[in-house]
Context: one part of a larger RNA
RNA sequence: UGACGGGGGCUCACACAAGCGGUGGAGCAUGUGGCUUAAUUCGAAGCAACGCGAAGAACCUUAUCCAAGACUUGACAUGCACGGAUUAACUUCUGGAAACAGAAGCGACGCUCUUUGAGUGGAACGUGCACAGGUGCUGCAUGGCUGUCGUCAGCUCGUGCUGUGAAGUGUCGGGUUAAGUCCCUUAACGAGCGAAACCCCUAUCGUUAGUUGCCAACAGGUAAAGCUGGGGACUCUAACGAGACUGCCGGUGUCAAACCGGAGGAAGGUGGGGAUGACGUCAAGUCCUCAUGGCCUUUAUGUCUUGGGCUGCACACGUGCUACAAUGCCGCGGACAAAUCGACGCAAUACCGUAAGGUGGAGCAAAUCGCAAAAACCGCGGCUCAGUUCGGAUUGGGGUCUGCAACUCGACCCCAUGAAGCUGGAAUCGCUAGUAAUCGCGCAUCAGCCAUGGCGCGGUGAAUACGUUCCUGAGCCUUGCACA
Numbered sequence: 001u002g003a004c005g006g007g008g009g010c011u012c013a014c015a016c017a018a019g020c021g022g023u024g025g026a027g028c029a030u031g032u033g034g035c036u037u038a039a040u041u042c043g044a045a046g047c048a049a050c051g052c053g054a055a056g057a058a059c060c061u062u063a064u065c066c067a068a069g070a071c072u073u074g075a076c077a078u079g080c081a082c083g084g085a086u087u088a089a090c091u092u093c094u095g096g097a098a099a100c101a102g103a104a105g106c107g108a109c110g111c112u113c114u115u116u117g118a119g120u121g122g123a124a125c126g127u128g129c130a131c132a133g134g135u136g137c138u139g140c141a142u143g144g145c146u147g148u149c150g151u152c153a154g155c156u157c158g159u160g161c162u163g164u165g166a167a168g169u170g171u172c173g174g175g176u177u178a179a180g181u182c183c184c185u186u187a188a189c190g191a192g193c194g195a196a197a198c199c200c201c202u203a204u205c206g207u208u209a210g211u212u213g214c215c216a217a218c219a220g221g222u223a224a225a226g227c228u229g230g231g232g233a234c235u236c237u238a239a240c241g242a243g244a245c246u247g248c249c250g251g252u253g254u255c256a257a258a259c260c261g262g263a264g265g266a267a268g269g270u271g272g273g274g275a276u277g278a279c280g281u282c283a284a285g286u287c288c289u290c291a292u293g294g295c296c297u298u299u300a301u302g303u304c305u306u307g308g309g310c311u312g313c314a315c316a317c318g319u320g321c322u323a324c325a326a327u328g329c330c331g332c333g334g335a336c337a338a339a340u341c342g343a344c345g346c347a348a349u350a351c352c353g354u355a356a357g358g359u360g361g362a363g364c365a366a367a368u369c370g371c372a373a374a375a376a377c378c379g380c381g382g383c384u385c386a387g388u389u390c391g392g393a394u395u396g397g398g399g400u401c402u403g404c405a406a407c408u409c410g411a412c413c414c415c416a417u418g419a420a421g422c423u424g425g426a427a428u429c430g431c432u433a434g435u436a437a438u439c440g441c442g443c444a445u446c447a448g449c450c451a452u453g454g455c456g457c458g459g460u461g462a463a464u465a466c467g468u469u470c471c472u473g474a475g476c477c478u479u480g481c482a483c484a
Base pairs, nucleotide, nucleotide: 001484002483004480005479007478008477009476010475011474012473013472015468016467019431020430021429022428023427026322027321028320029319030318031317032316033315034313035312042053043052065308066307067306068305069304070303071302074131078130079129080128081127082126083125090105091104092103093102094101095100109121110120111119112118113117133297134296136295137294138293142291143290144286145285146284147282149280154193155192156191157190158189159188160169161168162167173184174183175182199274200273201272202271204242205241206240207239208238209237210236214231215230218229219228220227245268248262249261250260251259252258324424328383329382330381331380332379333378334377341370342369345364346363350359351358352357390421395416396415397414398413399412400411401410437460438459439458440457441456442455443454
């Protein structure tokens, strides 16, 4: 100087408390361990691994995964030498599971020379040589990127001063703040990286603009409809501005910083949300994104193919979905979003089918057309507390769609079946407001999809916070120390 303490003081955080909803019990989905297996590819391991890499494992993907069959200058790159005049590509045949191997046919381009034709060259092919290749090892050789403490308020420097020196001071103290934020004091005076601000979205208003959006007044028109003329008022769209700064008033306070209350205001003291992550810690993670040192491999640890596996199931754990019902379930009718996406696409009206879906194809590169029905909600009716008109697992049968192909191993529909489950032990998680809870919608990946996942969008919309003794983590000061 740090680190540590079941030392002290001050302070903070959904840390506790106060509340609301869950997990832990059931079924299923998914990841992991274990077991099994010819193989169940690899990585991730307390928080910070376990719906994680994977924003899509039937083949492909896919990996030294396994079985089998093939190739050896190679699936891919560059260079050199030689070869022949056709090779490659394409078509046909044979063997084969395919890869591939063999055979036959056809036979491209440039330049020069006198035409038939000859010569020559690049690409390409073959042979050979350099070399290629490796998701092989080492993340404890590395770059880059990332997680975490933590959006915590800290981490440092120059000069000066103090100390023999390591070092200290500044950065401490008194207030204050979300903040090393600001003020005052002060052997310190300044400065940098962080905090804040600058950036984006959102909440109010104005200006500009008025189509594909809108419709108040006027006119036309319909079964209905901004449907039409028209209009820019309103909504909206999207660009530029305004607005919030403790600016104003009162009080408290050290004449300070600041705090409390109030006015005005759409918004008030960081208005709400996002992006943004200091010096460093964990030899944290990643050599399987990529790059890269070293090592290893080179008729194989490289490459191609067929089939299988990654989906295996006495079990254990994590994360979720659906429930156990009446604040509910079912049937019929009615209403209101936002944000996306669409040409290898989104697909309306219509017709067929109980349905999944099919036929067909208007319109739309989309504020114009479409996906599109929002759902919870409201109205009416049924069920009457039961393993039920709750719950939907499982299984049987029949179908639809995608795709070369749904056996291993896809999703969806219909009929039948109708399991466990009556609110969950010890324990444990999230959340402070448009939040939790609850309801649906969209997108990426994608032929299809095991999505209940991930990322967004809006609808409805709470309860509680006395407080900081305790648990957890963190910051500052101080103290002890046999630790570095």